[in-house]
Molecule: Bacterial large signal recognition particle RNA
Organism: Candidatus Zipacnadia bacterium
RNA sequence: UUGUGCUAGGCGGGGGACUGGCGGUACCCUGAACCCACAAUCCGCCAUAGUGGGGCUGAACUCCGGCCCGAGGUGUCGUCGUUUGGCGUCUGACCCUCGCAAGCGGUGUUGAAGGCUGGGUCCUGCGCAAGGCAACGUCCGCCGAACCCCGUCAGGCCCGGAAGGGAGCAGCGGUAAGCGGACAGUCGCCUGUGCCGCAGAUCACCUGGCCGGAGCCGGCUACGGGGGUAACGGUCGGGCGGCGUUAUCGACGGCAGGUGCACAA
Numbered sequence: 001u002u003g004u005g006c007u008a009g010g011c012g013g014g015g016g017a018c019u020g021g022c023g024g025u026a027c028c029c030u031g032a033a034c035c036c037a038c039a040a041u042c043c044g045c046c047a048u049a050g051u052g053g054g055g056c057u058g059a060a061c062u063c064c065g066g067c068c069c070g071a072g073g074u075g076u077c078g079u080c081g082u083u084u085g086g087c088g089u090c091u092g093a094c095c096c097u098c099g100c101a102a103g104c105g106g107u108g109u110u111g112a113a114g115g116c117u118g119g120g121u122c123c124u125g126c127g128c129a130a131g132g133c134a135a136c137g138u139c140c141g142c143c144g145a146a147c148c149c150c151g152u153c154a155g156g157c158c159c160g161g162a163a164g165g166g167a168g169c170a171g172c173g174g175u176a177a178g179c180g181g182a183c184a185g186u187c188g189c190c191u192g193u194g195c196c197g198c199a200g201a202u203c204a205c206c207u208g209g210c211c212g213g214a215g216c217c218g219g220c221u222a223c224g225g226g227g228g229u230a231a232c233g234g235u236c237g238g239g240c241g242g243c244g245u246u247a248u249c250g251a252c253g254g255c256a257g258g259u260g261c262a263c264a265a
Base pairs, nucleotide, nucleotide: 001265002264003263004262005261006260009057010056011055012030013029014028015027020046021045022044023043024042034054035053036052037051038050063258064257066255067254068253072249073248074247075246077244078243079242080241081240082239083238084237085236086235087234090233092232093229094228095227096226097225098224099223102221103220104219105217106216107215114211115210116209117208118207119206120205121204123200124199125198126197127196128194129193130191131190132189133188135186136185137183138182139181140180141179143178149174150173151172152171157166158165159164
């Protein structure tokens, strides 16, 4: 060096998740790569970290370490969008309120503010009137007393020898109390009564006169003060997504290296 037979190794790897940790199943990436059993309410293990059984390959295209590239995953930070919760501090926004009177507007020499003086509405008291109620009074009417009111008293009754006398029911006529009504009356009380009167109160509103002689009002804007709301903006925090930054793991692929034993020639 060649040949033959072996052995280590290999026959996929990686990410996230799970886990004290490792690997597997399941998910994702890579891309093509033996088979069977087990497994998420997990399965198998323990730094030599899937276990068990079978098969193929085998020291190199295939195994091992290094470097490069880098699919993809995960984390940090920034930013943008979206969603959700908190805050009410923010020259924000919105609402309410007060002030001011700069601008706009309204009003004012057909007279503002201010002052004086009337009237009305409203309220109080008194009066007047009206209405109502009751009482008194006057008048009218009606009924109105079984008897204990009056008159007349049939009949009947009583007294009397008689003449005559007496009491008297019913009836009739009246009357008292009572009942009803009217009234120009008197007195009292009351009032969702009044184009009523007098006096007072109020100063809110309406309205007039006189003096006065240029402002007044505060609707909108601006500005300032106070209060409130949280839909919007803002801010703080959470979730999701896009982009960027950075960290980390890293498949496929590429480059240059490394790798055992026996026998024979």